[in-house]
Molecule: SAM riboswitch aptamer (S box leader)
Organism: Chloroflexota bacterium
RNA sequence: UUCUCAUCACGAGCGACGGAGGGAACGGCCCUGUGAAGUCGCGGCAACCCCUGAAGCGUCGGGACGGUGCCAAAUCCGGCAGGCUGACACCUGGAAGAUGAGCG
Numbered sequence: 001u002u003c004u005c006a007u008c009a010c011g012a013g014c015g016a017c018g019g020a021g022g023g024a025a026c027g028g029c030c031c032u033g034u035g036a037a038g039u040c041g042c043g044g045c046a047a048c049c050c051c052u053g054a055a056g057c058g059u060c061g062g063g064a065c066g067g068u069g070c071c072a073a074a075u076c077c078g079g080c081a082g083g084c085u086g087a088c089a090c091c092u093g094g095a096a097g098a099u100g101a102g103c104g
Base pairs, nucleotide, nucleotide: 003102004101005100006099007098008097013042014041015040016039017038021031022030023029026078027077028076043071044070045069048067049066050063051062052061053060054059075096080093081092082091083090
C1' cells in the first nucleotide's frame, strides 16, 4: 500500500516543552494567545486482537497483564440516491474517511 470483514449517537485530560494553527480533503460551521499542531510525562476510556465461562460454530456474559486505538462537537454537519415536506428540518441507504483483525 491492495483487498476482505467488523465497528463508528456511548465513553475518557491534566501537566511540561512549544508558539499558530487545528477539526482527512472540499463547502459549511466550529475550536484556538483563557495557548493550535507537534513531542514528552502521568492519568483515563473502550474492548478490535487477547484471556476466560456458558459442551460447541454463531452468539452472549466476565476480565484488562499485554498489542493497537482513542480522550471538543454523531465520523462536528453536508455533498450522491431514495422517502417525506410548500420549504427548512427529519429518516434510510451510499460514497469518502478512521480504527482493528485477516489476506497478498